[in-house]
Context: one part of a larger RNA
RNA sequence: GGAUGAACGCUAGCUACAGGCUUAACACAUGCAAGUCGAGGGGAAACGAUAUUGGAAGCUUGCUUCCGAUAGGCGUCGACCGGCGCACGGGUGAGUAACGCGUAUCCAACCUGCCCAUCACUUGGGGAUAACCUUGCGAAAGUAAGACUAAUACCCAAUGACGUCUCUAGAAGACAUCUGAAGGAGAUUAAAGAUUUAUCGGUGAUGGAUGGGGAUGCGUCAGAUUAGCUUGUUGGCGGGGUAACGGCCCACCAAGGCUACGAUCAGUAGGGGUUCUGAGAGGAAGGUCCCCCACAUUGGAACUGAGACACGGUCCAAACUCCUACGGGAGGCAGCAGUGAGGAAUAUUGCACAAUGGGGGAAACCCUGAUGCAGCGACGCCGCGUGAAGGAAGAAGUAUCUCGGUAUGUAAACUUCUAUCAGCAGGGAAGAUAGUGACGGUACCUGACUAAGAAGCCCCGGCUAACUACGUGCCAGCAGCCGCGGUAAUACGUAGGGGGCAAGCGUUAUCC
Numbered sequence: 001g002g003a004u005g006a007a008c009g010c011u012a013g014c015u016a017c018a019g020g021c022u023u024a025a026c027a028c029a030u031g032c033a034a035g036u037c038g039a040g041g042g043g044a045a046a047c048g049a050u051a052u053u054g055g056a057a058g059c060u061u062g063c064u065u066c067c068g069a070u071a072g073g074c075g076u077c078g079a080c081c082g083g084c085g086c087a088c089g090g091g092u093g094a095g096u097a098a099c100g101c102g103u104a105u106c107c108a109a110c111c112u113g114c115c116c117a118u119c120a121c122u123u124g125g126g127g128a129u130a131a132c133c134u135u136g137c138g139a140a141a142g143u144a145a146g147a148c149u150a151a152u153a154c155c156c157a158a159u160g161a162c163g164u165c166u167c168u169a170g171a172a173g174a175c176a177u178c179u180g181a182a183g184g185a186g187a188u189u190a191a192a193g194a195u196u197u198a199u200c201g202g203u204g205a206u207g208g209a210u211g212g213g214g215a216u217g218c219g220u221c222a223g224a225u226u227a228g229c230u231u232g233u234u235g236g237c238g239g240g241g242u243a244a245c246g247g248c249c250c251a252c253c254a255a256g257g258c259u260a261c262g263a264u265c266a267g268u269a270g271g272g273g274u275u276c277u278g279a280g281a282g283g284a285a286g287g288u289c290c291c292c293c294a295c296a297u298u299g300g301a302a303c304u305g306a307g308a309c310a311c312g313g314u315c316c317a318a319a320c321u322c323c324u325a326c327g328g329g330a331g332g333c334a335g336c337a338g339u340g341a342g343g344a345a346u347a348u349u350g351c352a353c354a355a356u357g358g359g360g361g362a363a364a365c366c367c368u369g370a371u372g373c374a375g376c377g378a379c380g381c382c383g384c385g386u387g388a389a390g391g392a393a394g395a396a397g398u399a400u401c402u403c404g405g406u407a408u409g410u411a412a413a414c415u416u417c418u419a420u421c422a423g424c425a426g427g428g429a430a431g432a433u434a435g436u437g438a439c440g441g442u443a444c445c446u447g448a449c450u451a452a453g454a455a456g457c458c459c460c461g462g463c464u465a466a467c468u469a470c471g472u473g474c475c476a477g478c479a480g481c482c483g484c485g486g487u488a489a490u491a492c493g494u495a496g497g498g499g500g501c502a503a504g505c506g507u508u509a510u511c512c
Base pairs, nucleotide, nucleotide: 001512002511003510004509006508007507008506009505010504013384014383017380020376021342026340027339028338030337031336032335035084036083037082040081041080043077044076047075048074050071051070052069053068054067055066056065057064058063059062091295092294093293100220101219102218103217104216105215106214107213110212111211115208116207117206118205119204120203121202122201123157124156125155126154133146134145135144136143137142163188164187165186166185167184168183172179173178193200194199195198221267223265228258229257230256233255234254235253236252238250239249240248270292271291272290273289274285275284276283277282297318298317299316300315301314320331321330322329323328348374350373351372352371356370357368358367359366360365387417388416389415390414397408398407399406400405421453424447425446426445427444431439456501457500458499459498460497461482462481463480467496468495469494470493471492477484478483
């Protein structure tokens, strides 16, 4: 000098853009953050319309209003069965020195819901169960029994191959075992309908796309005041398991494997794209954004599923908090806001699904603290303003003085002019596509109006741009280094003047 997710002191007019718990992966009140489909189903708790009907009031005496009852026939729909989603999106960096990450290669050792293409099919039956109803238990959370019913829920059968397995076959290679193409036979395995007339679905197979899984080479902090480490350990054979390879797991056999090119141990740490600095080589960092990984109070486990060993799922154990009728139960903000605590320190319990994207749905649409916006704070960066031109009686005041003057200083006053920003009034978008705009009467444009509403901070001994007076008297104090102050201090304090930067200026901390 540059830089920062900064903090502190003094000061502060405005826009755009960006960023805002670096500390306690500390504990959390409250609200919201994942639902959707009635065009899968049985149904009808609520709301509405309609129809029928009972009663009341008004009277234009056959209508209007009000209160009920009945009707899933209708719009719809709480709860329930069922489907898809909840494995995405969002958060955090505790753990991890590792094939975790980066890069390159490989999988003839693998999987892939929704989506795309092609081929074929979508036949016939059956038994249950939730809801509802009845009866119990319990303070609650909840739960038991009986009876009833449906489905795109479940099951059986049929058909079915280019799949899988077995047998056969044996081209070709090898020729001791062996590997094994074409062909043939057998076994095995599927489905679901809906609304309405055109779609949406369902099943099997092949290929694609996308996403994932696995293996390997190289690279990836520091310590030897850590020198030996290892028994499923290293390899083989045979099994099990897996989507798949593999000591991944198991039985048996062998005794191996790693290490001074640093094993093991202890410490520290998420990795990268990138960021800062530097002429570069390097050095330092990994906040925001993007990719990957790991985690979800702590530890463990599996279930469901195409996909999880699952942040707002389940089970077990533990700590903590809460409810309790003491028998037993409930919870998990490292989602968005917000609270307490910690700290030098970090924001609103906001608006909207209008846009972009995601989930469900045939669609209308619903959901979406993702996202789009607004709020707070000079935290950063860019830009703009606080006026412009003229103006010497060099006014007054102030400071100084050799008392003549000098400085402040064209500075002010005064004259002429302008209106960026702010304020007032009028108009008023794009973002959206036929409709639909949170932002927002916002951006922007126009008009009138007044120099008005808008400058500070640090420094002035040398380094280092900028000096005098007074006060103080080794005191009070200053200080980055050298150092200054003991009676004429350009170094302390104040004033005048000056220098630097400027809505900021200085200090502190850290990196180069």

The part of an RNA shown here (small-subunit ribosomal RNA, 5' domain) has 512 nucleotides and comes from a metagenome. It matches the Rfam family "Bacterial small subunit ribosomal RNA". Its family is annotated with structural constituent of ribosome and ribosome in the Gene Ontology. The coordinates come from a structure-prediction model, not an experiment, and the mean pLDDT is 84.